[in-house]
């Protein structure tokens, strides 16, 4: 870095250094941030997958991972409702759902 499969409205932060950004990417919205962002380190914690014990719900915390917000929300497609415009079967707005894509994590494979 690629492929396959699975999962996602749950859970879990302090300190030191650092010094202005951050929330994957593009756009928009929204949010976090000098009461200190990213990043690095230390300590602590969580328990998604693997693993171990029990095998029922659980427990452990060894491996990977994670510790603001639904993967922060929307975008593509589709279904139902409401409203508006046009009058042709259409268009627009709003709202509630389904699916896909993309990304993330794990396990397996190359």
């Nucleotide at each position: 870095u690629g492929c396959u499969u699975a999962u996602a409205g749950a859970g879990a932060a302090a300190g030191a250094c650092g010094g202005a950004g951050g929330g994957a990417u593009u756009a928009g919205a929204c949010c976090c941030u000098g009461c200190g962002a990213a990043g690095u380190c230390u300590u602590g914690g969580c328990a998604a997958c693997c693993u171990g014990u029990g095998c029922u719900u659980a427990c452990a915390a060894g491996g990977u991972g994670c510790c603001a917000a639904a993967u922060u929300c929307u975008a593509c497609u589709u279904g139902a409702g409401a409203g508006c415009c046009a009058a042709u079967u259409g268009g627009c707005u709003u709202c509630c759902g389904g699916g896909a894509a993309a990304g993330a994590u794990a396990a397996g494979c190359g």